[in-house]
Molecule: SAM riboswitch aptamer (S box leader)
Organism: Savagea serpentis
């Protein structure tokens, strides 16, 4: 990097660095010099793998030392399709993110 698979309506800060855009892309709409995005440190949240338990095997339950992850807004909303009571609503895809397995 590619493939497969699970989840994605909850939750979670402060300090330092730095100095202009950022929220994957496009359109909206938001965040941002009252200093964002990003990086570092220490916290925190969560529970995918590993751990304990349960089972024929699972589902499930437990703990949170380890490997990740996350720490604005439903993945911020929409993008394609179907349906409906059609300025809209619902559902499913596509795309994306994270984990695990494989090439």
């Nucleotide at each position: 990097u590619c493939c497969u698979u699970a989840u994605c309506a909850a939750g979670a800060g402060c300090a330092g660095g730095g100095g202009a855009g950022g929220a994957a892309c496009u359109g909206g709409u938001c965040c941002u010099a009252u200093g964002a995005u990003c990086c570092u440190g220490c916290g925190g949240c969560a529970a995918c793998c590993a751990c304990c338990u349960a089972u024929g095997a699972a589902a499930g339950g437990g703990a949170a030392c380890g490997g990740u992850g996350c720490u604005a807004a439903u993945u911020c909303c929409a993008g394609c399709a179907a349906g409906c009571u059609u300025a809209g609503c619902u559902u499913g895809a596509a795309a994306g993110a994270u984990g695990a397995g494989g090439a």